[in-house]
RNA sequence: GCCGGGGUAGCUCAGUUGGUAGAGCAGCUGAUUCGUAAUCAGCAGGUCGACGGUUCAAGUCCGUUCUUCGGCU
Numbered sequence: 001g002c003c004g005g006g007g008u009a010g011c012u013c014a015g016u017u018g019g020u021a022g023a024g025c026a027g028c029u030g031a032u033u034c035g036u037a038a039u040c041a042g043c044a045g046g047u048c049g050a051c052g053g054u055u056c057a058a059g060u061c062c063g064u065u066c067u068u069c070g071g072c073u
Stems, first nucleotide, its partner, number of pairs: 001072007010025004019056001027043005049065005
């Protein structure tokens, strides 16, 4: 230099043919217990790496770019 994969909640990851974003763990509150843990119920937490484009509508499609992993020379 060229090619390809990944980037979504604090962490690990889903997200189908474009239709308005979810799970587990962690956190907070309550119940239970003499108390802790465990268990159960609930709550909160997101500019979907960044910028722009297409579209009535973009995590998803297109372009540029940043970062990370791998391959080729």
This is a predicted structure of a 73-nucleotide RNA (transfer RNA) from a Deltaproteobacteria bacterium. Model confidence (mean pLDDT): 82 of 100. It matches the Rfam family "tRNA". Gene Ontology term of the family: triplet codon-amino acid adaptor activity. The family's RNA type in Rfam is transfer RNA. From the family's description: Transfer RNA (tRNA) molecules are approximately 80 nucleotides in length.